[in-house]
């Protein structure tokens, strides 16, 4: 790179080095020289993991660790995509319009376990 499956509302630096860029992709919105990308040290604690309790004894649950194996460390996944469903507003009054808001579900993304 495909495939399958969980999860996506939590959390994480007033450091060094670096020196203009950065948030997935369009497009909007922001972040950045009061230093962006990356490296280096910190650090979190989601998931593998490891303990220790609890049950309705299971592909279970809470709690805590962080030696290890990814992972993460501006903003919900920063918003925006399809469909159902139910509220608002606004007029040109259409149950079929425009503008916005909830919830669900799906796509698209990301990450981890698993496989090819």
């Nucleotide at each position: 790179u495909u495939c399958u499956u969980a999860u996506c509302c939590a959390g994480a630096g007033c450091g060094g080095c670096g020196g203009a860029g950065g948030g997935a992709a369009c497009g909007g919105c922001c972040c950045g020289a009061u230093g962006a990308a990356g490296c280096c040290c910190g650090g979190c604690a989601a998931c593998c993991c490891u303990a220790a309790c609890c049950c309705u004894g299971g592909u279970g649950g809470u709690u805590a660790g962080a030696c290890g194996g990814u992972g993460c460390c501006a903003a919900c996944u920063c918003c925006c995509g399809a469909g159902c469903a139910c509220g608002g507003c606004a007029c040109u009054a259409g149950a079929u319009u425009g503008c916005g808001g909830u919830g669900c579900u799906c796509a698209a993304g990301a990450u981890g376990a698993g496989a090819a």
The RNA shown here (SAM riboswitch aptamer (S box leader)) has 116 nucleotides and comes from a Bacillota bacterium. It matches the Rfam family "SAM riboswitch aptamer (S box leader)". About the family: The SAM riboswitch is found upstream of a number of genes which code for proteins involved in methionine or cysteine biosynthesis in Gram-positive bacteria. Gene Ontology term of the family: regulation of gene expression. The sequence was found by an Rfam model in a public genome assembly. Lineage of the source: Bacteria > Bacillati > Bacillota. The prediction has a mean pLDDT of 80.